[in-house]
Context: one part of a larger RNA
RNA sequence: GGAUGAACGCUAGCGGCAGGCCUAACACAUGCAAGUCGAACGGUAACAGGAAAAAGCUUGCUUUUUUGCUGACGAGUGGCGCACGGGUGCGUAACGCGUAUACAAUCUGCCUUUUACUGGGGAAUAGCCUUUGGAAACGAAGAAUAAUACCCCAUAGUAUCUAAAUUUCGCAUGUUAUUUAGAUUAAAGCCUCGGCGGUAAGAGAUGAGUAUGCGUCCUAUUAGCUAGAUGGUGUGGUAACGGCACACCAUGGCAACGAUAGGUAGGGGCCCUGAGAGGGGGAUCCCCCACACUGGUACUGAGACACGGACCAGACUCCUACGGGAGGCAGCAGUGAGGAAUAUUGGACAAUGGGCGAAAGCCUGAUCCAGCCAUGCCGCGUGCAGGAAGACUGCCCUAUGGGUUGUAAACUGCUUUUAUACGGGAAGAAACCCAUCUACGUGUAGGUGGCUGACGGUACCGUAAGAAUAAGCAUCGGCUAACUCCGUGCCAGCAGCCGCGGUAAUACGGAGGAUGCAAGCGUUAUCC
Numbered sequence: 001g002g003a004u005g006a007a008c009g010c011u012a013g014c015g016g017c018a019g020g021c022c023u024a025a026c027a028c029a030u031g032c033a034a035g036u037c038g039a040a041c042g043g044u045a046a047c048a049g050g051a052a053a054a055a056g057c058u059u060g061c062u063u064u065u066u067u068g069c070u071g072a073c074g075a076g077u078g079g080c081g082c083a084c085g086g087g088u089g090c091g092u093a094a095c096g097c098g099u100a101u102a103c104a105a106u107c108u109g110c111c112u113u114u115u116a117c118u119g120g121g122g123a124a125u126a127g128c129c130u131u132u133g134g135a136a137a138c139g140a141a142g143a144a145u146a147a148u149a150c151c152c153c154a155u156a157g158u159a160u161c162u163a164a165a166u167u168u169c170g171c172a173u174g175u176u177a178u179u180u181a182g183a184u185u186a187a188a189g190c191c192u193c194g195g196c197g198g199u200a201a202g203a204g205a206u207g208a209g210u211a212u213g214c215g216u217c218c219u220a221u222u223a224g225c226u227a228g229a230u231g232g233u234g235u236g237g238u239a240a241c242g243g244c245a246c247a248c249c250a251u252g253g254c255a256a257c258g259a260u261a262g263g264u265a266g267g268g269g270c271c272c273u274g275a276g277a278g279g280g281g282g283a284u285c286c287c288c289c290a291c292a293c294u295g296g297u298a299c300u301g302a303g304a305c306a307c308g309g310a311c312c313a314g315a316c317u318c319c320u321a322c323g324g325g326a327g328g329c330a331g332c333a334g335u336g337a338g339g340a341a342u343a344u345u346g347g348a349c350a351a352u353g354g355g356c357g358a359a360a361g362c363c364u365g366a367u368c369c370a371g372c373c374a375u376g377c378c379g380c381g382u383g384c385a386g387g388a389a390g391a392c393u394g395c396c397c398u399a400u401g402g403g404u405u406g407u408a409a410a411c412u413g414c415u416u417u418u419a420u421a422c423g424g425g426a427a428g429a430a431a432c433c434c435a436u437c438u439a440c441g442u443g444u445a446g447g448u449g450g451c452u453g454a455c456g457g458u459a460c461c462g463u464a465a466g467a468a469u470a471a472g473c474a475u476c477g478g479c480u481a482a483c484u485c486c487g488u489g490c491c492a493g494c495a496g497c498c499g500c501g502g503u504a505a506u507a508c509g510g511a512g513g514a515u516g517c518a519a520g521c522g523u524u525a526u527c528c
Stems, first nucleotide, its partner, number of pairs: 001528004006524005013380006019373002021338001026336003030333003035080003040077002043073002047071003050067008087291003096216008106208002111204008119153004129142005159184008169174001189196002217263003224254003229251008266288004270281004293314005316327004344370001346369003352366001353364004383414004394404003420464005428455001433450007472517005477498003483512005493500002
């Protein structure tokens, strides 16, 4: 000199953009953060409508009852989602990350595409109802019902397995394709009649898993480490190869080119600095990894060993009728604690994206916005011009004259950003959907019109009046831009270094003046 997720002191007008618990991965009140589908199903607890019957009298209305008939819909079965999105950096020195490859050793829901199918039966079970246990959480028994839930039979193929033959390719283990024979294994229907689904197989895309080369902090005052350890055979297991696991056999494997042990730490893109080489860092944003009170475990599923799922144990908190139960903010806000220190218990799904749905739509603390904070960067303003034999005041000098503050002020003229008041007022929006038309050909694409704005009466624009509403902080001995007076008298104090202060202090404190920056200025901490 540059920088920062900064803090503290004094001060403070505005706008835009960005950023905002670095500490206790400490504990959490309350609300919200993941649902959706009636076009899968039994249905009807509510709401609304319709139909039927009865009654009343106002003769076309009202009331009551029944009815899932319709719109819709609480709870339930079922499907998909809940493995995403969001948070944090504990652990991890590792194939964790980065980079480049391999899988002839693999899987992949939804999506796209191609082909072929979607036959016949059956048994249950929630919900509802009845009885009943319990303070509650939550159950138990009985009867009985449906499905795209569950099961059986059939039919399969480019599926799988076994055997054989031919054949392609390779980099070894091997592998591709074809043929023959045998065996095994599927499916679901709904519908507004347009379709939406379901099953099998192949290909694509996406995502994931595994392995390998190279790179990746400190300590040698850590020198030896290792028995599933290294390899083999076989078996089991996995989506998949493999000591992944197990039985047996062999005695191997790693290490001064630093094994093992200890300490520290999420990694990268990037960021700061520097001419570069380097040095330091890993907040915000993007990618990957890991974690979800602590430890362990599996289930379901295409995918989890699962943040707002389950089970067990533990610590802590809460409810209790004392028998037993409930819970997990490192989601968004918010609270306490800690700390030098870090924000609202806000709005909207209008846009983008996601889940479900045929769609309308519903959900979405993702996201988009708004609020607070000078935390940073950038921009703007706090007026502009004129105005002197240069007032007053203050300070300094004194030859009693003068200098400085100082064009500064007053005053004159002008302007009006911002602020204030009033008025107008966006873009972000186009789709989905509805209506209609065209092309093509039977389902898509395109055109036209209509609807949709949280921000927000915001941005922006116009009008009105008026300099009106707006400057501070540090420094002035040298380094280093800027000097005098008074007070003090090694005292009080200053100080980044050198050093000042002992009765004339440009260094302390105040004043006048000056210098530098400026809505900031200084100080502290940390990095180069």
Small-subunit ribosomal RNA, 5' domain from Winogradskyella algicola, 528 nucleotides, folded computationally. Its Rfam family is "Bacterial small subunit ribosomal RNA". Gene Ontology terms of the family: ribosome and structural constituent of ribosome.